[in-house]
């Protein structure tokens, strides 16, 4: 020079997961945004099957094809219901995701009340570097 990698700060993304107060620290207390449980009424309540408990967070469901296989299984390749980004917002247009875990025989909806959670995992480096409309800031 010119790649790479760390490491502080700063900017953004995903997520409910941020903020503020005491406190030397450890940890504690709020708001605020989130998940569960929990009345009337309302839903539901019953028979059968080869096989099968039943629930929750979550965007992450359901099909079809090949394989393996004892199948309700796994694994892989197209797709989807559905979600996210492209640095203000919306259209377009482009590019990703479409998982994971939890409860422990239980819980439908539920005012009042009850009980938790604020993790974690990328990307850039003053650029906002895809069009377009509109804002917004500045001059």
């Nucleotide at each position: 020079a010119c790649g790479g990698a760390g490491c502080c700060g700063c900017c953004g993304c995903u997520c409910a997961a941020u903020c503020g107060c005491c406190g030397a620290g450890a940890g504690g207390c709020g708001a605020a945004c989130c998940g569960g449980g929990g009345a009337c009424c309302c839903a539901a309540u019953c028979c059968g099957u080869a096989a099968u408990g039943g629930g929750g967070u979550g965007a992450a469901u359901c099909c079809g094809c090949u394989g393996a296989g004892u199948a309700u299984u796994c694994a892989g390749c197209g797709g989807u219901a559905g979600g996210g980004a492209u640095c203000c917002u919306u259209c377009c247009a482009u590019c990703c995701c479409g998982a994971a875990c939890c409860c422990g025989u239980c819980a439908g909806c539920u005012a009042a009340c009850c009980c938790g959670g604020u993790c974690g995992g990328c990307g850039g480096u003053c650029g906002a570097c895809g069009g377009a409309a509109g804002g917004a800031a500045g001059a």
The RNA shown here (c-di-AMP riboswitch aptamer (ydaO/yuaA leader)) has 139 nucleotides and comes from Winogradskya consettensis. Its Rfam family is "c-di-AMP riboswitch aptamer (ydaO/yuaA leader)". Rfam's curators write: This family represents a conserved RNA structure found upstream of the ydaO and yuaA genes in Bacillus subtilis and related genes in other bacteria. It was read from a public genome assembly, where an Rfam model found it. Its mean pLDDT, the model's own confidence on a scale to 100, is 81.